Bacterial RNase P class A from Phaeospirillum sp., 412 nucleotides, folded computationally. The coordinates come from a structure-prediction model, not an experiment, and the mean pLDDT is 75. It was read from a public genome assembly, where an Rfam model found it. Of the family's consensus pairs, 95% are formed in the model. Its Rfam family is "Bacterial RNase P class A". From the family's description: Ribonuclease P (RNase P) is a ubiquitous endoribonuclease, found in archaea, bacteria and eukarya as well as chloroplasts and mitochondria.

């Protein structure tokens, strides 16, 4: 200089002018609304709303089992985690580095699709060999070779598959075959090293025990359940509901009391009354007033912002994280504030295009492509918005910065 791997960060910036939301101070008010001065006002994800927790409320004698969910190598962090550190095994890259639900298949059950002869107490389609019959050739008549059939023997070739019951060699054998032996690999392992996960290994054992648990399932550890619209307050009008007083009090039925004449509480709708313009019709009322009590709606406070809090030194820890001291107060709306208009500049882009650049052409003037400024112009900012709060993880993201490092190539 190119190419990449990993980790942090940032995510327009400066003024004006006008809004808008909370908190405080002071006028002003009875007390608010009002004016006016000071302070604060979105994000690395506020996003899905997926895990964990704070909180609050139900429910439950404690605690433990069953179902049901979920986590799942091993250690350590953390309030807790399916997150995080730092191993460990596997797998990918020359490398830095990246991936990675990774417990148990000798509890037990299920499947292993098509293709194949055979797919689980393994098999014999072609192929190879041996035997026995029948036939053919050939001959040196001892035999030799071939078709076919039939019964065996063979897993080393072929041929199906994701997977065929170790690989390669030499031996062996009728072919052949852990049959035998070398090595490789595998199971198994004394003993060594680690806290553990594992990791090394003498020895031993011819190969036996496929594979699947993001199939059932076993085993270990975790979870009671809604959620800020939780929840807790004050708390209107009207309608209903209760009581307690005044005042009216016609009828008819039905049940209760009881001092037997009445009280109480329901039902009817005759009278009465109101509405449909009026009617013999149709609907509605069934006591009217005032006080007071309680529940419930509309509203309204609080919950709700000092916290697993942010910087910062320092010490412990390889990190995750943990203490300690200091220092700061930093959103809290609820049809939902955090805008909106101008200038002023600026990364990344496009345009042009100087130019003692580069390449090609060409004698040469010069031409044609790239490049492309301490130049001239334009245009100018992704993703996306708090909603009870805190820790994760995913998802989205224009551009820019820094720092470790890897591999190639060039110079001293």
């Nucleotide at each position: 200089c190119c190419a990449g791997a990993c980790g942090g960060c940032c995510g327009g910036a400066c003024g004006g002018c006008c809004g808008c939301c909370c908190c405080u101070c002071g006028g002003a008010u009875c007390a608010a609304a009002c004016c006016g001065g000071g302070g604060g006002g979105a994000g690395g994800a506020a996003a899905g709303u997926c895990c964990g927790g704070g909180c609050u409320c139900c429910a439950c004698g404690g605690a433990a089992a069953c179902a049901c969910g979920g986590u799942g190598c091993c250690g350590g962090a953390u309030a807790a985690c399916g997150u995080c550190c730092g191993g460990c095994g596997g797998g990918g890259g020359c490398g830095a580095c990246c991936c990675u639900a990774g417990g148990g298949a000798a509890a037990g059950u299920g499947c292993c699709a098509c293709a194949g002869a055979a797919a689980g107490c393994a098999a014999a389609c072609c192929g190879c060999c041996c035997g026995c019959u029948c036939c053919c050739u050939c001959c040196u008549c001892g035999g030799a070779g071939g078709c076919a059939g039939c019964a065996g023997g063979u897993a080393a070739g072929g041929g199906u598959g994701a997977a065929a019951g170790g690989g390669u060699g030499c031996g062996g054998u009728a072919a052949g075959a852990g049959c035998g032996c070398a090595c490789c690999g595998c199971g198994u392992g004394a003993c060594c090293g680690g806290c553990a996960a594992c990791g090394g290994a003498a020895g031993c054992g011819g190969c036996a025990c496929g594979g699947u648990a993001a199939a059932c399932c076993c085993c270990a550890c975790c979870g009671g359940g809604a959620g800020c619209a939780a929840g807790a307050c004050c708390a209107a009008a009207u309608a209903g509901g209760g009581g307690c007083g005044g005042c009216a009090c016609u009828g008819u039925c039905c049940u209760u009391c009881c001092u037997c004449g009445g009280a109480a509480g329901g039902a009817c709708g005759a009278a009465a009354c109101g509405c449909g313009u009026u009617u013999u019709c149709g609907c509605g009322u069934c006591g009217c007033c005032g006080c007071c009590c309680g529940g419930g709606u509309c509203g309204g406070u609080c919950g709700c912002g000092a916290g697993a809090g942010g910087c910062g030194u320092c010490c412990g820890g390889u990190a995750a994280c943990g203490g300690a001291c200091g220092u700061c107060c930093c959103a809290g709306a609820c049809g939902a504030a955090u805008g909106g208009c101008c200038g002023u500049c600026u990364a990344u882009c496009c345009c042009c295009a100087a130019c003692a650049c580069a390449u090609g052409g060409g004698a040469a003037a010069c031409c044609a492509u790239g490049g492309g400024a301490c130049g001239g112009g334009g245009g100018g900012g992704a993703c996306a918005g708090a909603a009870c709060c805190c820790g994760g993880c995913u998802u989205a993201c224009a551009g820019g910065c820094c720092g470790u490092c890897u591999g190639g190539c060039g110079c001293a």